[in-house]
């Protein structure tokens, strides 16, 4: 402090997701010790069992059980005395009881509670037991009740009755006042002993009391301290889809009431009290100190610990007490659970431990009061699940170990490997060493001070006594505990794993899997070569822990206070008015609420921070500080805001006088046009489309003239021109009116901006009533059109539009830009005031309002904006917070509806969306190109036949190419063979290669058997080289290592290739521009075939391409002349370069010259060009051929080759015979030959060019009709063959016919090649003579030596050519031209494309699944009202029933209990709303899902531009 992820790629929005620290966790895997902390977050669910509150005998009667003494008895006896029995409460002590304190603390949970709570900070009308200081008293009496005893009921809990009895229980009586009342005179209220000691004196039942003195109590008062009650301010979650709440409600008065103020409670009177600054109600929640996170601000939580409150089964209710409406007390209701003899009783773990349930998940039915603490107690003590301690859990922090050195043969094993090696790896082995923890043995701190006792001193006291205080001295006391801690002892010995290794993130091979298996936290892997699955192997990173999961902070400035936005990303209400708030000009006096400083008090301890101590160090502990940003008070200050006061005029308004205007409403008027009647002319059509029909017309339309009715709109002016707030507003006159604008004073004196609710106004379309209706024109019909056509077109047409009233109240209601005010260069155009000026004009300056362009700085992602801000400020409203669900549902308002406004969530998705960029693509543009169309020539498509494909078929019909870019294609040759395929038959170190042992030459010939392969037999045959040891080729054998595949992947590859395209493009480096992808160059004017070339220019250069250079060919010169040529010489034949010869030509084939826009004219910018000419054999690239950028199709080939990897090894390898690749309803493609007379035959005759030739071409000559044979000159080739080109040309014939055309097709004799021509070859002869008369939609090629005809030739090849390739001969036509087709270049334009338009993408419908709304209703929870009901308790009333103190002679009174009765009242009931959950047959949209139906809305002019509102 960021990073991944939206794109092809960028920027900026956004959301999503990691990376950090944390936890009272949990799970999975592992696990040595130790210190310190922490442990039911869920069922406030229910409890077995045992514990957790009891104590005092110095209140008290007593004495049941233990001990003691003592008496009496009895047994035994070692004569000491022991046991036993009973008796004494005598003495220690004590079970039960009276009595006092204490069970209101301490422990636990957090259910309820949004204020009767907490937290801060104050307050007055209260109490307050033990405690502490004062001040005073503590006198004298009575009468009960428990225990106990006797009786009774009951299974039990317990209870009745009679009887005895004590007290610090209980009552009166005296005194009391600084208490309380008071009417100011008075009145009225207490108490209790107990222990310990003692000289003297009384007294006495001899125990003992009295008296005195000590302590401790007791009764009142005051006053503190402690704790509790009250009351106020401020602070304390969400939800307005909860907007009104309230009748003890608010105040008052009188009364009661309480410990105390108070509607706390009553009864009368008023009629208030609370609320947008959120009452009321509805979820949800104990509250803080603090706790985790963050730089802070903040945000989440609120566990241990500390403070406060509530609750103790669930609901009430109260007793007693200082104090509960009480966790381990009562009562009463209720559910539960248990006992029971069925009649009734018992009971409450949310106290420690423990059980079951629940849960993802949380500990022993431990030890001790040793130490802190608390009850009680005078003390000793008791009790204490409080506490201290152990025990369990790696649940968390800390801390330590699991070994240290040294060691290279880089051991062996693993992994990998290009086979060398690399790695694990100094790691291990070995060698020295050291022993922390653990382990065994032993020593052994501190946590302990006290209370008691002894002495001494003080203090009380009459005292030396006791009691107390203080100091001395002995002693006693430890759960924990085998304690920490030290010592020795022994051995490297007993101690390392989890997780991750594609990015983000550090860390990388190999196997295996095949979109399966599985993984993931985003993004995304994974369909045979996965660094992302699984397993290895090696690394990375933590570390007795490592990993996931869950949860909270941060990163997220992603809610924004610090610190965010709203033209296009999510957002400015459609627009006013104006209400509450919110803000608010300029100056002066005072105030002091805000704001400042300062003091004072609080802000609990513990937490954090800082210095410091103490455990070995650290966690931990501990001592001080500091801080706790708050709150209150209190002094002071007076700038700023605020509120008072009294003033100003520069905001804002008023008044005067111009002004411009489709500014609003009434109400009349005019004219052009449609259509409509009516007349008049006039005749076949009109109208309407892409073309057409529908429709209208001979009953007279359409044109066309004249009249006439009615309706709605106002043509030219007219303008980014006016006006209004906005929606809107346009003939022309008048009435009514609203607001602007200017100029000059004058006046009021902050009157102001802004607006949440609220109110008005708000196009169009829509609703209502009632006219109106000419034109348009939703529905609707019709007619086209199309697959379809509920559409777009056309004909017609109703609503509506248009008027008056009322509604609705939405619009891409937009400048997509809320209002107001102030501030920041200009330039320019217009519009409606003023002013000045002169050259008086259609002029020029200036100034104030508005409207428009351009632009600077500034902003902004960019795009733009820019004094009309999107710029700088500043005050106010309003709105946003990923996309989808949804402006949707439910609720509530409005509305006559139609719907408006308000406004969610499950779900789901990692992205939606802005600008801009670079392709790309458009049934956008603009320029240009091509046999691309036009123009022409000849085909194809029909006919028959080759030939290739598909498809059927087959045992096999091998395989592969399949739109342009497969289809006479790989195949420049399938009868065997090839070959690769079926079928049968064989072989298995193998047809073929390397290595090793043996063994033989090698080869050759001839039998069986067989379809062959093979098998098996007989026979010729001994070689070459030699250092004599062998050795080198060849055959066979055998062994394994291995060959061997035309088996799969062209989507694992190279390498060749097609193909856009010989298309003009493709691109770098500097430097500029731009946040950036990019851009610029490489656009732009001109030209060009051409990014050819010039000029312009933020560009200068440069590269691959383009074009030259290469080769053929055209002309001409030079060299050289055989095999090739003969002009001229000469010889020679029947003829011929035949021969001497010549080197002239022609050719050959080597060198060279020619062409370059070079020259003239024009055009053109004077340029590059380009026209045209001229000279040339050849003019603007002379014709042709080699040459194919960057890159496209995952284009083709694994069967040419080579090659990863992967499979097959007695077979997917090899070998052999025989079949297929030749099949035939049938479709297509490329050919051939034709259909005829520019032709067919017959005969005759001319002229090429390139090539091959020894397993070869073959001549003359001779047989065949002829394929052809015989036979064999010549020739490894400018020498010989091949080799007669043919089409033409001259001569006949046909004579328009299915032909003297056409040759298919079959038949029959042949030849030729070849072992072999049946499947399945070519050819020749006779003979047959199919279809076809020029070919539908369609299409193809070609611009000149092209096409179109015609013949040679060659490779393949034994044979086999309509096919490839090559070669010359005749030898054309037409090109206006670029509107269209198709393909291509370049600018430019929109795009929602980018796998790129074969793109993207909506919407029903069908299928599965989620999740949700409506629903006749169905269960539940909660809550309001109204009624019944009343239990336990209080309060009142009440004299039926009972009564110890007290008063009274009595009788009876007070007083009290019990009973009844009333008032409130919890539980329960009935009615009858609200709310919320869960449930519902059915139904409605939604979302989601590789390959489903149906159309093609939308993005390009998306092919009817879209897109909003309405019907």
């Nucleotide at each position: 402090a960021g990073g991944g992820u939206u794109u092809g790629a960028u920027c900026a929005u956004g959301g999503c997701u990691c990376a950090g620290a944390u936890u009272g966790a949990a799970c999975g895997c592992u696990g040595g010790c130790g210190g310190u902390a922490u442990g039911c977050u869920u069922a406030a669910c229910a409890c077995a069992u045992g514990c957790a509150a009891g104590u005092c005998g110095a209140a008290c009667g007593g004495c049941a059980g233990c001990a003691u003494g003592c008496g009496a008895g009895u047994u035994c006896u070692u004569c000491g005395g022991a046991a036993c029995u009973u008796g004494u409460g005598a003495u220690g002590g004590c079970g039960a009881g009276u009595g006092g304190c204490g069970g209101a603390c301490g422990g636990g949970u957090g259910a309820g509670u949004a204020a009767u709570g907490c937290g801060u900070a104050g307050g007055a009308a209260u109490c307050u037991g033990c405690c502490u200081a004062a001040a005073a008293g503590u006198g004298g009496g009575g009468g009960a009740c428990a225990a106990c005893c006797u009786g009774g009921g009951g299974a039990a809990a317990c209870u009745c009755a009679g009887g005895c009895u004590a007290a610090u229980a209980c009552c009166g009586c005296a005194u009391a006042a600084u208490c309380u009342c008071u009417a100011c005179g008075g009145a009225g209220u207490a108490a209790a002993g107990c222990a310990g000691g003692g000289g003297a004196c009384c007294u006495u039942u001899c125990g003992g009391g009295g008296c005195c003195u000590u302590g401790c109590g007791c009764u009142u008062u005051u006053a503190g301290a402690u704790g509790a009650g009250c009351c106020u301010g401020c602070g304390u979650c969400g939800g307005a889809u909860u907007a009104g709440c309230u009748a003890g409600u608010u105040g008052g008065u009188g009364g009661g009431g309480u410990a105390a103020a108070g509607g706390c409670c009553u009864a009368c009177c008023a009629a208030g009290g609370c609320g947008a600054c959120g009452a009321u109600c509805c979820g949800u929640a104990g509250c803080u100190g603090u706790u985790c996170u963050g730089a802070g601000a903040g945000g989440a939580a609120g566990a241990u610990c500390a403070g406060c409150c509530a609750c103790a089964c669930u609901g009430g209710g109260a007793c007693u007490g200082a104090g509960a409406c009480a966790c381990g007390g009562c009562c009463c209701a209720g559910a539960c659970u248990c006992c029971u003899a069925c009649g009734g009783g018992a009971g409450g773990c949310a106290g420690c431990a423990g059980u079951g349930g629940g849960g993802a998940a949380u500990a022993u039915u431990g030890g001790a009061c040793a130490a802190u603490g608390g009850g009680c107690g005078a003390a000793a003590g008791c009790c204490u699940g409080a506490u201290c301690c152990a025990g369990c859990a790696a649940u968390a922090c800390c801390g330590c170990g699991u070994g240290u050195g040294u060691g290279a043969a880089g051991a062996a094993g693993g992994c990998u490997c290009u086979a060398g090696g690399g790695u694990u790896g100094u790691a291990a082995a070995g060698c020295a060493c050291u022993u922390u923890c653990a382990g065994u043995a032993g020593u052994g701190a501190a946590g302990a001070a006290a209370u008691c006792c002894u002495c001494a001193g003080g203090g009380u006291u009459a005292a030396u006594a006791c009691c107390c205080c203080u100091g001395a001295g002995a002693g006693c006391u430890g759960a924990c505990g085998u304690u920490a801690a030290c010592u020795a002892c022994a051995a490297a010995a007993g101690a390392a794993g989890c997780a991750c290794c594609g990015g983000c993130u550090a860390a990388c091979u190999c196997u295996g899997u095949g979109c399966c298996a599985g993984c993931a936290g985003c993004c995304g892997c994974g369909g045979u070569a996965a660094u992302a699955c699984a397993g290895a192997g090696g690394g990375u990173g933590c570390a007795a822990g490592c990993g996931u999961u869950a949860a909270u902070c941060g990163g997220a400035a992603u809610u924004a206070c610090u610190g965010g936005g709203c033209g296009u990303a999510a957002a400015g209400c459609g627009c006013g008015c104006g209400u509450a708030g919110g803000u608010g000009g300029c100056a002066a006096u005072a105030u002091a609420a805000g704001u400042c400083a300062g003091g004072u008090g609080u802000g609990a301890a513990a937490u954090c921070c800082c210095a410091g101590g103490g455990c070995u160090c650290a966690a931990c502990c501990u001592u001080g500080g500091a801080a706790u940003u708050g709150c209150a008070u209190u002094u002071g200050a007076g700038a700023c805001u605020g509120g008072c006061u009294a003033a100003c005029u520069a905001g804002a308004g008023u008044a005067u006088g111009g002004u411009a205007g489709a500014g609003g409403a009434g109400a009349g008027u005019g004219g052009a046009a449609u259509u409509u009647c009516c007349g008049g002319u006039g005749u076949a059509g009109c109208g309407g489309u892409g073309a057409a029909a529908u429709g209208c017309g001979u009953a007279g339309a359409u044109a066309u003239c004249g009249g006439a009715a009615g309706g709605a709109a106002c043509a030219c002016c007219a303008g980014u021109g006016g006006c209004g707030a906005a929606g809107g507003c346009g003939a022309c006159u008048u009435u009514c009116u609203g607001g602007g604008c200017c100029a000059a004073u004058a006046c009021u004196g902050a009157c102001a901006c802004u607006g949440a609710g609220g109110u008005g106004c708000g196009a169009a379309a829509g609703c209502g009533u009632g006219g109106g209706u000419a034109g348009c024109a939703a529905a609707c019909a019709g007619g086209a059109u199309u697959a379809g056509a509920u559409a777009c077109c056309c004909u017609g047409g109703u609503a509506g539009u248009c008027c008056a009233c009322g509604c609705c109240g939405u619009a891409a209601a937009c400048g997509a830009u809320g209002a107001g005010a102030a501030c920041u260069a200009g330039g320019u155009g217009u519009u409606g005031g003023g002013g000045a000026g002169u050259a008086u004009a259609u002029c020029u300056c200036u100034u104030c309002a508005g409207u428009g362009c351009c632009g600077a700085a500034g902003c902004u992602a960019a795009c733009g904006c820019a004094u009309u801000a999107a710029g700088u400020u500043c005050u106010c409203c309003g709105c946003c917070u990923g996309g989808g669900g949804a402006g949707u549902a439910c609720g509530g308002c409005c509305g006559c509806a139609a719907g408006g406004c308000u406004a969610a969530a499950a779900c789901u998705c990692a992205a939606a969306g802005g600008a801009a960029u670079u392709g790309a693509c458009g049934g956008g543009g603009g320029c240009c190109c091509g046999c691309a169309c036009a123009a022409g020539c000849g085909g194809u498509g029909g006919a028959g036949c080759a030939u290739g494909u598909g498809g059927u078929u087959u045992a096999a019909u091998u395989c592969g190419a399949u739109g342009a870019u497969a289809c006479c294609c790989g195949a420049a040759a399938a009868a065997c063979c090839u070959u690769a395929c079926c079928u049968a038959c064989u072989c298995u170190u193998g047809a073929c290669a390397u290595c090793c042992u043996u063994g033989g030459a090698a080869u050759c010939u001839c039998g069986u058997a067989g379809a062959g392969a093979u098998a098996u037999g007989a026979g010729a045959g001994u070689g070459c080289c030699u250092u004599c040891g062998g050795g080198a080729g060849c055959c066979a054998a055998g062994u394994g290592a291995c060959a061997g595949g035309u088996g799969c992947u062209g989507c694992a590859u190279g390498g060749c290739u097609g193909u856009c395209g010989u298309c003009a493009g493709c691109u770098c480096g500097u430097g500029u521009c731009g946040u950036g992808a990019g851009a610029u160059g490489u656009u732009g004017g001109g030209u060009u075939a051409a990014g050819u070339c010039c000029c312009a220019u933020a560009a200068c250069g440069a590269g691959c391409g383009c074009a030259a250079c290469c080769c053929c060919u055209a002309u001409c010169c030079u060299u050289a002349g055989u095999u090739g040529c003969c002009a001229g010489c000469g010889a020679g034949u029947a003829a011929u370069g035949u021969c001497g010869g010549g080197a002239a030509c022609u050719c050959u084939a080597g060198g060279g010259a020619g062409a370059c826009u070079g020259c003239c004219g024009g055009u053109g910018a004077u340029a590059a060009a380009c026209c045209g000419g001229a000279g040339g054999a050849a003019g603007g690239u002379g014709g042709g051929g080699a040459c194919g950028a960057u890159g496209u199709c995952a284009a083709g080939u694994c069967a040419u080759c080579a090659u990863g990897g992967c499979c097959c090894u007695u077979a997917c390898g090899a070998g052999u015979a025989g079949g297929g690749c030749u099949a035939c309803a049938c479709a297509c493609g490329u050919g051939c030959u034709a259909c005829a007379a520019u032709g067919g035959g017959c005969a005759g005759u001319a002229c090429a060019a390139a090539g091959g030739g020894a397993c070869g071409c073959a001549a003359u000559a001779c047989c065949g009709c002829g394929a052809g044979g015989u036979g064999g000159a010549g020739c490894a080739a400018a020498u010989c063959c091949u080799c007669u080109a043919a089409a033409g040309c001259u001569g006949c014939u046909c004579u328009c016919a299915g032909u003297c055309c056409g040759g298919a097709u079959u038949g029959g004799a042949g030849u030729c090649u070849g072992c072999a021509a049946c499947u399945c070859g070519a050819c020749u002869c006779c003979a047959u003579g199919a279809a076809g008369c020029u070919g539908g939609a369609a299409u193809c090629g070609c611009u000149a030596g092209u096409a179109a005809u015609c013949g040679u030739g060659g490779a393949u090849c034994a044979g086999c050519a309509u096919g490839c390739c090559a070669c010359g001969g005749u030898g054309a036509a037409u090109a206006c031209g670029u509107u269209c087709c198709c393909g291509g270049g370049c600018c430019u334009u929109g795009u929602a494309c980018a796998c790129a338009c074969c793109g993207c993408c909506c919407g029903u419908c069908a299928c599965a699944u989620c999740a949700u709304g409506g629903g006749a209703g169905u269960g539940g929870g909660u809550u309001g009202c109204a009624c019944c009901a009343g239990a336990a308790g209080u309060g009142g009333u009440u004299a039926g029933u009972c009564u110890a103190a007290c008063c009274g002679c009595a009788a009876g009174g007070a007083g009290g209990a019990c009973g009844a009765u009333c008032a409130c009242c919890a539980c329960g009931g009935u009615g009858u709303g609200g709310u919320u959950c869960a449930u519902g047959a059915c139904u409605g949209g939604g979302a989601u899902g590789a390959a489903g139906u149906c159309g093609u809305a939308a993005c390009a002019a998306g092919g009817u531009a879209g897109c909003c509102g309405u019907a």